[in-house]
RNA sequence: GGACGGCUAGCUCAAUCGGCAGAGUGUCGCAUUCACAUUGCGAAGGUUAUUGGUUCAAGUCCAAUGCCGUCCA
Numbered sequence: 001g002g003a004c005g006g007c008u009a010g011c012u013c014a015a016u017c018g019g020c021a022g023a024g025u026g027u028c029g030c031a032u033u034c035a036c037a038u039u040g041c042g043a044a045g046g047u048u049a050u051u052g053g054u055u056c057a058a059g060u061c062c063a064a065u066g067c068c069g070u071c072c073a
């Protein structure tokens, strides 16, 4: 220098053909216990890497940029 993949909650990851952004875990509260743990119920937590474009509608499609990784030279 070239090709390809990845970027979504604190962490690990889903999200079908473009149509309400979710799960596990963690955190907090309540119940349970003499107390702790476990378990159950509930809650908070998101600029979907950044910018722009297409569309009635974008995590998803298109373009550019950034970061991480793999391969080629």
Base pairs, nucleotide, nucleotide: 001072002071003070004069005068006067007066010025011024012023013022019056027043028042029041030040031039049065050064051063052062053061
The prediction has a mean pLDDT of 82. Transfer RNA from a bacterium, 73 nucleotides, folded computationally. It matches the Rfam family "tRNA". Rfam's curators write: Transfer RNA (tRNA) molecules are approximately 80 nucleotides in length.